[in-house]
Small-subunit ribosomal RNA from an uncultured bacterium, 1386 nucleotides, folded computationally. Its mean pLDDT, the model's own confidence on a scale to 100, is 81. RNAcentral holds the sequence, with entries from Greengenes.
RNA sequence: AGAGUUUGAUCCUGGCUCAGAACGAACGCUGGUAGCGUGGAUUACGCAUGCAAGUCGAACGGGAUCGGAGAUGUAGCAAUACAUCUCCGUGAGAGUGGCGGAUUGGGGAGGAACACGUGAGCUACCUGCCCUUGAGUUCGGGAAAACCGUUGGAAACGACUGCUAAUACCGCAUAAUGUCUUCUGACCGCAUGAUCUGAAGACCAAAGGAGCAAUUCACUGAAAGAUGGCCUCUCGUCUGAUUAGAUAGGUGGUGGGGCAACGGCCUACCAAGUCGACGAUCGAUAGCCGGGCUGAGAGGAUGAACGGCCACAUUGGGACUGAGAUUCGGCCCACACUCCUACGGGAGGCAGCAUUGGGGAAUAUUGGGCAAUGGGGGAAACCCUGACCCAGCAACGCCGCGUGAAGGAAGAAGGCCUUCGGGUUGUAAACUUCUUUUACCAGGGACGAAGAAAGUGACGGUUCCUGGAGAAAAAGCCCCGGCUAACUUCGUGCCAGCAGCCGCGGUAAUACGUAGGUGGCAAGCGUUGUCCGGAUUUACUGGGUGUAAAGGGCGUGUAGGCGGAGUGUCAAGUCAGAAGUGAAAUCCAUGGGCUCAACCCGUGAACUGCUUUUGAAACUGACACCCUUGAGUAUCGGAGAGGCAGAUGGAAUUCCUCGUGUAGCGGUGAAAUGCGUAGAUAUUAGGAGGAACCCCCGUGGGGAAGGCGAUCUGCUGGACGACAACUGACGCUGAGGCGCGAAAGCGUGGGGAGCAAACCGGAUUAGAUACCCCUGGUAGUCCACCGAUGAAACGUAGGAAUGGUAGGUGUGGGAGGAUCUGACCCCUUCCGUGCCGGCGUUAACUCAAUAAGUAUUCCACCUGGGGAGUAGGAUGGCAAGAUUGAAACUCAAAGGAGAUUGACGGGGGCCCCGCACAACCAGUGGAUUAUGUGGUUUAAUUCGACGCAACGUGAAGAACCUUACCGGGAUUUGACAUCCCACUAGAGAAGUAGAGAUCCAUUAGGUGCCCUUCGGGGAAAGUGGAGACAGGUGGUGCAUGGUUGUCGUCAGCUCGUGUCGUGAGAUGUUGGUUUAAGUCCCGCAACGAGCGCAACCCUUAUUGUUAGUUGGUAGGAAAGAGCACUCUAGCGAGACUGCCGUUGACAAAACGGAGGAAGGCGGGGACGACGUCAAAUCAUCAUGCCCCUUAUGUCCCGGGCUACACACGUAAUACAAUGGCGGUUAACAGAGGGAAGCAAAGCUGCGAGGCGGAGCAAUCCCCUAAAAAGCGUCUCAGUUCGGAUUGCAGUCUGCAACUCGCCUGCAUGAAGUUGGAAUUGCUAGUAAUCGCGGAUCAGCAUGCCGCGGUGAAUACGUACCCGGGCCUUGCACACACCGCCCGUCA
Repeated sequence: AGAGUUUGAUCCUGGCUCAGAACGAACGCUGGUAGCGUGGAUUACGCAUGCAAGUCGAACGGGAUCGGAGAUGUAGCAAUACAUCUCCGUGAGAGUGGCGGAUUGGGGAGGAACACGUGAGCUACCUGCCCUUGAGUUCGGGAAAACCGUUGGAAACGACUGCUAAUACCGCAUAAUGUCUUCUGACCGCAUGAUCUGAAGACCAAAGGAGCAAUUCACUGAAAGAUGGCCUCUCGUCUGAUUAGAUAGGUGGUGGGGCAACGGCCUACCAAGUCGACGAUCGAUAGCCGGGCUGAGAGGAUGAACGGCCACAUUGGGACUGAGAUUCGGCCCACACUCCUACGGGAGGCAGCAUUGGGGAAUAUUGGGCAAUGGGGGAAACCCUGACCCAGCAACGCCGCGUGAAGGAAGAAGGCCUUCGGGUUGUAAACUUCUUUUACCAGGGACGAAGAAAGUGACGGUUCCUGGAGAAAAAGCCCCGGCUAACUUCGUGCCAGCAGCCGCGGUAAUACGUAGGUGGCAAGCGUUGUCCGGAUUUACUGGGUGUAAAGGGCGUGUAGGCGGAGUGUCAAGUCAGAAGUGAAAUCCAUGGGCUCAACCCGUGAACUGCUUUUGAAACUGACACCCUUGAGUAUCGGAGAGGCAGAUGGAAUUCCUCGUGUAGCGGUGAAAUGCGUAGAUAUUAGGAGGAACCCCCGUGGGGAAGGCGAUCUGCUGGACGACAACUGACGCUGAGGCGCGAAAGCGUGGGGAGCAAACCGGAUUAGAUACCCCUGGUAGUCCACCGAUGAAACGUAGGAAUGGUAGGUGUGGGAGGAUCUGACCCCUUCCGUGCCGGCGUUAACUCAAUAAGUAUUCCACCUGGGGAGUAGGAUGGCAAGAUUGAAACUCAAAGGAGAUUGACGGGGGCCCCGCACAACCAGUGGAUUAUGUGGUUUAAUUCGACGCAACGUGAAGAACCUUACCGGGAUUUGACAUCCCACUAGAGAAGUAGAGAUCCAUUAGGUGCCCUUCGGGGAAAGUGGAGACAGGUGGUGCAUGGUUGUCGUCAGCUCGUGUCGUGAGAUGUUGGUUUAAGUCCCGCAACGAGCGCAACCCUUAUUGUUAGUUGGUAGGAAAGAGCACUCUAGCGAGACUGCCGUUGACAAAACGGAGGAAGGCGGGGACGACGUCAAAUCAUCAUGCCCCUUAUGUCCCGGGCUACACACGUAAUACAAUGGCGGUUAACAGAGGGAAGCAAAGCUGCGAGGCGGAGCAAUCCCCUAAAAAGCGUCUCAGUUCGGAUUGCAGUCUGCAACUCGCCUGCAUGAAGUUGGAAUUGCUAGUAAUCGCGGAUCAGCAUGCCGCGGUGAAUACGUACCCGGGCCUUGCACACACCGCCCGUCA
């Protein structure tokens, strides 16, 4: 000293939370020891029992008991014992009397008050014991306890008769420096009065005890002191105004009473006061302080222990005694409670110390001692003392010590983790050497004890000292996601749980539980609670109010606050000096004592305060005088929708009347309701009535705001300018108060043309009790008078006032100057009203002389969001409603920024692109078939793919196999891999059973490879066995790799440095042109660079050159020749806006042209930026984790993936004449494939095919290309179109075509006559159309991948649909519009 948390990120505002310290604490786990402290905070709840206040015989009467001596009597021989009496001593218990029980000790109920604190006062006071001084103590008297006796009662407690002493009580004497009355003098004071002195009169005292005595202790009155106390006052001392008025002894006076004393303290009379927004009264809460806690401080909260004060003693009331009480352990009364009782009546008060019950989260022993300190009594000895000193219990707190120290690597074992190599626990342990604090045992043994000696110790055989044994008896608790130091495993699977905040947990949790390890503190550690801090989050120090919470709707003005220049006086504030006080303890500094520390003792400082006094006089203040610049007045002047009232005017709407005139009018996006042949709308003329005032009109004017607009008149307010005559600070602000205050609404009475809530219709719509539109229409709008006081009452959230602080440019009003008399323009200046802009300010946006800047004054208001401007209360209102204005509960946010980046918008762009639209061509959607999907069905119809970007997709080919699915049958180290052991050698074939897997039975047959010292060894193989393991198309594509799709071949995506911004970010990449392109050029706080684009690669179009066999040539073939051409495949050339012209900015580039095979990217392909979709795939493969292990593995047979009311996608074939069919022509390709293959000729079959087997790697074969062309026929029909479906007969492949293959022939001859809404592809060798080949493959394409043949139409153009790119704008979105979010219902 800060940190976490609002957002995708940022800055700000703002709340919530945490880290710190403390505690009379409690709870959980744990617990060695010493010292010093602390310990009923809750029921001021109730209390059994014991103790806590007594003492004095030297005040007094008396005296139980005990001891001693003597005498007498009885018994006894005697000692002796007993009884009685006398004397001496002792002196219990009770009583009279004195002093003390008013101190000590306890708890904090009440009390908001002179209760406390503080400082004064007492000229209104009292004070036992104590100190000092001086004066006294004479003579008498009567009683009553105790006691004796009688007597009542259960008891407590009494009653009566009688006796008696005193320092008990009473009378008299003496007496002043006492008290009272009267008078004299001095002196102080503003005064009421005070003090001193003198005179006279009156009144008031006393007690004795002890001692041989001296003497001493008591006693009486007086003065003075000390101590203690009463009373009065200044100042300070919590909260509520949703408590605003309170008060009747209440305020004051006079007389009286009372008190120690003042006083309405009490009383009688009189007066009309007293207190209060500077908060009375009332309510709620509370003992106050020194201090302790916290804090940098200012403050905040607090008042345990220790100390001072107050009040209280079961609750309430009362007095007595006394120096002192309205008395904790006294009395009386009342109530409640408890106890005793013989029912008549009595007793009690732990908030003393222990203890007990109850309550509570919770708080100790019914201990020892008066040895010390202190107190009471006493002459003293001494007695009493739960005050106190000690001990006990409790980790409750603070402080100290210990639980060992040094060495010790095989880095042991064990644990945990692991990538299996190791790492870690960890020098830790073991082991070696050493020490003994503390605890334990034993011996010695204190200080505390004071004043010369003696005596006296509860604590205590304690502290301390010495000795002894032995590492011996002694470590836990919490945390480990971030804040916050410290990480892994397993279990769990939004469950169990954690959590102070944010938040973890839905199968790989560093956040739950456990273990290992780490971190922190340590005899404690955590949790909970409370207070302060952090929180500048109530802001005095030290905050704010344009948009975050927050400026009153506006003015006027009261109290209050603040206030211009000069001179003088005072001294309230202020400053300085001195004095008193601020108790002690505490804190701080310093010194000392316990071994240290805590703790204790001494000294100093401090106690920031209050009071008194002496000064100072700058500032504030008070008073006096004065000034003119603030403010106001006067004079002159012009401007204005400023206000109120009256009068007048024209245009328009509507209505009425008379005409003209005829079929529509009106209205809307389109209509309808409505009006009109009973004459509308339109138009002419006349009239009625109400409301509002066109143009002028202007970010123009006036006004405090609301608000003000025809003209004229009357009355009236304010501002401004000029001048400087007058007043002389008269000013500013303004809580309450008062006034004004739009629209709507309310009341009463008028008025009512237009407009128009409500309402009636018509439309709109899925509905439309609505918006919007239409035809109507009532309140209302208008006037008068009341009443109400709410608005986005706004300058798109800005209180008022004053002064200073760059400019530029408009505009309204005025004045001056200059010009030329004038006007305009121009210059200066004052007031108002706008825009831009600098400093400054701000979170940013912005504001910026009309401040949100700077400085000052005053007022109002704010303190997280919601609940809520709500509830109840109060006030005012006719009502509607207004003003004032909470809490419970709940959340961790809510919020601001023309702030940032993106995404989005049925926002914008005189921005752009794309077969995106448009134009054109051909289709799909209708039919049949094929194929895929959904659905349904099924034992199974295996699984995946689902908008574009799933659906002729994985699958380049399911009859078995494939195959993953289903049924059944088998099998268990396994169909497959590695390791170990044993045995054998192998491979392979015929046979039986069975659906087969498999099993049985043996036998025909056979003796492998390498090395060899020939004994054998090794590798590989088979069989059997044991377990490690194999295996899984089981799950998770949301754990992954890899691969792929898509936006998109769209032109974008970024970085470094610099600059700008508080920052996120921006700039660059935007702008102007251009391009297919972030392609290039220019400009520019940017300069460069990277991934993309383009190019480099392949192919195709031209050509050169090289090489040429199986190709090509020489016109029958072969051989041979040769490589010009075709072709093949290597290397080159070629195209670059290079050239010319025009346009353009002297650019990039565009357009046109030349040349050229090709021209502006020549055509096509491969190539796919940063990223998006948790896109697809665990079933290509790989792979983490989980799951199965006589099964979810493996093998076999059969079935299924081919099902079929239906729906969709993709294709094929058609519906015909641009056609079908049949002949003809030596019609004309390209690219591929072929050895378990392609297969020719020839023969054969109508045909599919069969037989056959020449040939074949540029050689041979597949292989006749088809459409086209030409000839013939058909003649618009369900046909000579179309070919589905079905029957029969066959071919081929294959163990096998039933489920379930293709093909052929004959026969059959379905739907279909160009296809609704909707929708697809395509810009040139393209669409359309025609055939050919290949992969897969035993067989099986209408699919897929390729190839060539024929070969079009159209594009004006970019408004619109879809998608994309760029700029800009809005946003409460950021999972990003498939967003967010409101209301109702459940």